[in-house]
This is a predicted structure of a 75-nucleotide RNA (transfer RNA) from a Thermoplasmata archaeon. RNAcentral records the identical sequence in 3 taxa. Model confidence (mean pLDDT): 82 of 100.
RNA sequence: CCCGCCUUAGCUCAGCCUGGUCAGAGCGGGUGACUGUAGAUCAUCAGGUCUCCGGUUCAAAUCCGGAAGGCGGGA
Numbered sequence: 001c002c003c004g005c006c007u008u009a010g011c012u013c014a015g016c017c018u019g020g021u022c023a024g025a026g027c028g029g030g031u032g033a034c035u036g037u038a039g040a041u042c043a044u045c046a047g048g049u050c051u052c053c054g055g056u057u058c059a060a061a062u063c064c065g066g067a068a069g070g071c072g073g074g075a
Stems, first nucleotide, its partner, number of pairs: 001074007010027004020058001029045005051067005
């Protein structure tokens, strides 16, 4: 220098190909129930600029362009 892949909750990840219900799961966290206490279990609650900028569209996590960071391959 060229090519490919990844970036979504505190952590690990789905969802993206095929645009449309309020953006989800597990773990973790708060509260309550249960319990002698704790754990386990059950119920419930909170937590997100979907890496960033721009574009397309009635509508974008999802499509298009660019940038940043990470990983891999090639020269």